[in-house]
This is a predicted complex of two RNAs, RNase P RNA and transfer RNA, with 426 nucleotides together. It holds a member of the Rfam family "Bacterial RNase P class A". It is annotated as a ribozyme. Rfam's curators write: Ribonuclease P (RNase P) is a ubiquitous endoribonuclease, found in archaea, bacteria and eukarya as well as chloroplasts and mitochondria.
RNA sequence: UGAGCGGGCUGGGCAGCUGCGUGGCGUUUCCGAUGGGGCCGCCAUGAGGAAAGUCCGAGCUUCACAGGGCAGGAUAACGGCUAACGGCCGCCGGGGGCGACCCCAGGGAAAGUGCAACAGAGAGAUACCGCCGCCGGGUUUCCGGCGGUAAGGGUGGAAAGGCGAGGUAAGAGCUCACCGGCGCAUGGGAGACCAUGCGGCCCUGCAAACCCUAUCCGAAGCAACGCCGACAGAAGCAAUCCAUUGGCCCGAUGGGCUUCGACGGGCGGCUUGAGCCGCACGGCAACGUGCGGUCGAGAUAGAUGGCUGUCCACGACAGAACUCGGCUUACAGGCCCGCUCAUUUC
RNA sequence: GCGGGCGUGGCGGAAUUGGCAGACGCACCAGCCUUAGGAGCUGGCGGGUAACCGUGCAGGUUCAAGUCCUGUCGCCCGCA
Repeated sequence: UGAGCGGGCUGGGCAGCUGCGUGGCGUUUCCGAUGGGGCCGCCAUGAGGAAAGUCCGAGCUUCACAGGGCAGGAUAACGGCUAACGGCCGCCGGGGGCGACCCCAGGGAAAGUGCAACAGAGAGAUACCGCCGCCGGGUUUCCGGCGGUAAGGGUGGAAAGGCGAGGUAAGAGCUCACCGGCGCAUGGGAGACCAUGCGGCCCUGCAAACCCUAUCCGAAGCAACGCCGACAGAAGCAAUCCAUUGGCCCGAUGGGCUUCGACGGGCGGCUUGAGCCGCACGGCAACGUGCGGUCGAGAUAGAUGGCUGUCCACGACAGAACUCGGCUUACAGGCCCGCUCAUUUC
Repeated sequence: GCGGGCGUGGCGGAAUUGGCAGACGCACCAGCCUUAGGAGCUGGCGGGUAACCGUGCAGGUUCAAGUCCUGUCGCCCGCA
């Protein structure tokens, strides 16, 4: 200098004018008046890294929770972190890259069931061609029958471990070396696992097919839910029935249930929380502990806007609605840190 | 907020336990018929000269994916 890998931060700035939400203070006014509402003024404050998708996990709230059985869902090497997780960190194994580094739904196919179209002789068990032996005919090569053989041909994604040598009538882990798998032993490691040695043990693939194993899961969601206030009832059915037990059944408990109609207003829940920032310590890290500092929207028809000037790199994706922890997706531009490869120069 | 479903030629819509994607209908194109048009009959009809590529999009599992799985985009429906 070029190409690339990993991580972090930021997400127009400044000024003026004018609106809106929330909180506080003040002034004035109204009411059914220890209180509440309206107008106005001042001060403070007012979207995000994803507020999004709602894909996971929780907090919170209500309902359920005598017992038994059957379903259903989720996850998947190992060790840790965490309130929890399907998240994160580390590590093992496998794959990709020269490398920095990246990717993996990564339990079980010797529990059982199922599937493997077409092609091919044969698809989980096989002789079509070929090779070899024996018998018969012909006798010169050929023909027929019986048997052996998975080394060769051919089909296929896959053909009974691969490859070489020995061996054989021809062949074959039949025997041997190397490689792969499996089993056992020894050593190392916290563990997944790794290394070495021994044993011819060689058993197809698919579980993102059913299934099996291990672990976890009660249901619903702030329109949850609590309080205050308002309201109008009518018709029908019922114990051989109905309701609850919030997937189903048994069982248990209870006595009402269904349809139509009316009301559908206010307050709370609501933002101080597994919070954020800094430092120190422990840990490879995720993270934890201690100390100090700090408060950063809370609406309910729903605020966070508009205009002007100016500067520049000319501004992307997009906007709270109970709250957190993650994941995923969208995103113009800018800044920073660490590392790799190639080339050149010193 | 909670829950469910669907994306296949120009349009509708098949392809059932994974096995040659587009059956069938409409539309369209060409020919026949007619003086002409319609109707009718016959044939064709995703893209590409071809190899091949095509089921919203991006990946994955598998020998093989419209079908199975994950993520994502769009649309529709139900409940409170």
Its mean pLDDT, the model's own confidence on a scale to 100, is 77.